[in-house]
FMN riboswitch aptamer (RFN element) from Blautia liquoris, 124 nucleotides, folded computationally. Rfam family: FMN riboswitch aptamer (RFN element). From the family's description: The RFN element is a highly conserved domain that is found frequently in the 5'-untranslated regions of prokaryotic mRNAs that encode for flavin mononucleotide (FMN) biosynthesis and transport proteins.
RNA sequence: GGAGAUCUUCAGGGCGGGGCGUAAUUCCCCACUGGCGGUACAGUCCGCGACCUGCUGCAUAUGCAGCGGCUGAUUCGGUGUGAUUCCGAAACCAACAGUAUAGUCUGGAUGAAAGAAGAUACAC
Repeated sequence: GGAGAUCUUCAGGGCGGGGCGUAAUUCCCCACUGGCGGUACAGUCCGCGACCUGCUGCAUAUGCAGCGGCUGAUUCGGUGUGAUUCCGAAACCAACAGUAUAGUCUGGAUGAAAGAAGAUACAC
């Protein structure tokens, strides 16, 4: 220094102002936020995770594992060898349950996890 093994820690942000109304952080106007890996620096490209879900197995009353399904949204101009990633401009998107209709509130969740960092022993 590299692969594998075991273990530990970490691992999601955002409603502030005004309007209507009996009631809205949910509607309307303005505002605000952007997980992980890849790649010229990415919410919108490629891939992954989260939510939901089918089958099978285990276990058993609700979980775990494997293989699947579902899974939102961008253009124009500029620079450059190279950018849907940078710069300028204008757009767009955001699970489920609850509640006056929710990306921003509450809840499952003091959860899980893509992954990131580290430790230990062994062998080379």

Model confidence (mean pLDDT): 83 of 100.
The organism belongs to Blautia, within Bacteria.
RNAcentral holds the sequence, with entries from Rfam.